[in-house]
Context: one part of a larger RNA
Molecule: large-subunit ribosomal RNA, domain VI
Organism: Bacteroidota bacterium
RNA sequence: CGUAGGAAUAUUGCGGAGAUUUGUCUCUAGUACGAGAGGACCGAGAUGAACUGACCUCUAGUGUAUCAGUUGUGGCGCCAGCUGCAUUGCUGAGUAGCUAUGUCGGGAACGGAUAAGCGCUGAAAGCAUCUAAGCGCGAAGCCAACUCCAAGAUGAGUAUUCCAGUUCUUCGGAACGAAGGGUCGUAGAAGAUGACUACGUAGAUAGGCUAUAGAUGGAAGUGCAGUGAUGCAUGAAGUCAAGUAGUACUAAUUACCCGAUAG
Numbered sequence: 001c002g003u004a005g006g007a008a009u010a011u012u013g014c015g016g017a018g019a020u021u022u023g024u025c026u027c028u029a030g031u032a033c034g035a036g037a038g039g040a041c042c043g044a045g046a047u048g049a050a051c052u053g054a055c056c057u058c059u060a061g062u063g064u065a066u067c068a069g070u071u072g073u074g075g076c077g078c079c080a081g082c083u084g085c086a087u088u089g090c091u092g093a094g095u096a097g098c099u100a101u102g103u104c105g106g107g108a109a110c111g112g113a114u115a116a117g118c119g120c121u122g123a124a125a126g127c128a129u130c131u132a133a134g135c136g137c138g139a140a141g142c143c144a145a146c147u148c149c150a151a152g153a154u155g156a157g158u159a160u161u162c163c164a165g166u167u168c169u170u171c172g173g174a175a176c177g178a179a180g181g182g183u184c185g186u187a188g189a190a191g192a193u194g195a196c197u198a199c200g201u202a203g204a205u206a207g208g209c210u211a212u213a214g215a216u217g218g219a220a221g222u223g224c225a226g227u228g229a230u231g232c233a234u235g236a237a238g239u240c241a242a243g244u245a246g247u248a249c250u251a252a253u254u255a256c257c258c259g260a261u262a263g
Stems, first nucleotide, its partner, number of pairs: 001152001005163007015149004021049007033038001051106005059100004066093005071086006111143002117137004165176004180258004184200005205251003208247005214240003221234005
């Protein structure tokens, strides 16, 4: 821009893309078969490999905004206590998120038309013949079926709902503006930017605060014991990022713009 008014929501599916793998074991059954050795079809079930989708409860990583220990050196006048730098100084752990090595799932079933092949009926050719007319079975393959996208499918589809005026006019038109949308703001398991999604006081959208899950692992100060290093008590202490819930304390203010010819 189009989809012959403007919108919101929900859809159909022309068409396209993806997937399509397979082993071993058990039962049937040591049965059919076979002198024996050996050893099934058909059918039913179990468990894997590789590939693949989603997710983070478990396991395991990362986790330079969490906690603790510790070395050298500088600073806060000194002690104590903190703190800068040294690869995050080094080390031990680790929430959320993101992950695989982890967890759950998938390739199932049914159908249609067929290939090779196997047939029925059947002449040419009184017989015979699956074929010439006609009819059937038959594959991991084909078409559907499964998952996803999909009306720019210009062949532009369908359904429901909403809006469809006032004023001025030199009658050419102009202004305001409906439903709805946007700008703007608070944000996001959404994201390069657009976009998408949630919310904007009639509010839990983010921050803060409170509680809590969880992490670290026993803070500082004080007291006690010890000559002291240190230990113990107060006290599962103190601190804490992204988690969960509650709470309007803070910020989402006011406002502006676009937007219909009842053809």